[in-house]
RNA sequence: GCCGAUGUAACUCAAUUGGCAGAGUAGUUGAUUUGUAAUCAACAGGUUAUCGGUUCAAAUCCGAUCAUCGGCU
Numbered sequence: 001g002c003c004g005a006u007g008u009a010a011c012u013c014a015a016u017u018g019g020c021a022g023a024g025u026a027g028u029u030g031a032u033u034u035g036u037a038a039u040c041a042a043c044a045g046g047u048u049a050u051c052g053g054u055u056c057a058a059a060u061c062c063g064a065u066c067a068u069c070g071g072c073u
Base pairs, nucleotide, nucleotide: 001072002071003070004069005068006067007066010025011024012023013022019056027043028042029041030040031039049065050064051063052062053061
């Protein structure tokens, strides 16, 4: 330099290929307990890497860029 994959909550991952962004763990609060842990319930947490485009509607499609990983030279 060329090609490919990945990027979503603090972490690990979904979202059935365009139609309300969710789960587990972690966190906070409450219940339970003599107390802690465990358990149960509720709550909070997101500019879906960035920018632009297509569309009534984009995490998803298209283009560019950035980061990580792999391959080729």